The prediction has a mean pLDDT of 78. The RNA shown here (SAM-I/IV (S-adenosyl methionine) riboswitch aptamer) has 104 nucleotides and comes from Pseudohalioglobus lutimaris. Of the family's consensus pairs, 92% are formed in the model. Its Rfam family is "SAM-I/IV (S-adenosyl methionine) riboswitch aptamer". On this family, see Weinberg et al., RNA 2008: "The aptamer core of SAM-IV riboswitches mimics the ligand-binding site of SAM-I riboswitches". Its Rfam clan is "SAM clan". Rfam 15.1 lists 567 matches to the family in 508 species. Its family is annotated with S-adenosylmethionine metabolic process and regulation of gene expression in the Gene Ontology.
[in-house]
């Protein structure tokens, strides 16, 4: 890198934008969500908020079933540098609530 495993969500949301080319794709820039990382309390867990990195999305659901549940598909399960060990960047937002915990 790629592909199988495995978790997980498919609820809502968002552009009749601009370019390339037409392979219903690709890129730009808006925007939407909050899946990874990041921040937010001295600390850690849990939860919530924030939306700066990375993905995504902006027409993702569809088939079977009895509401269970199974299949199929769809996106995640951070980036970049470096042979390893290791390093680096991550906001003018937002700046918090319960447990444990440390010091004083």
């Nucleotide at each position: 890198u790629u592909c199988a495993a495995g978790c997980a969500u498919c609820a809502a949301g968002a552009g009749u934008g601009a370019g390339c080319c037409u392979g219903a794709g690709c890129u730009c820039c808006g925007c939407c969500a909050a899946c990874c990382u990041g921040c937010c309390u001295g600390a850690c867990c849990u939860g919530g908020g924030c939306a700066a990195g990375g993905u995504g999305g902006u027409u993702a659901a569809c088939u079977c079933g009895a509401u269970a549940g199974a299949g199929u598909g769809a996106u995640g399960c951070g980036g970049c540098c470096g042979a390893c060990c290791g390093g680096c960047a991550a906001c003018c937002a937002a700046g918090c609530a319960g447990g444990u915990u440390c010091u004083c």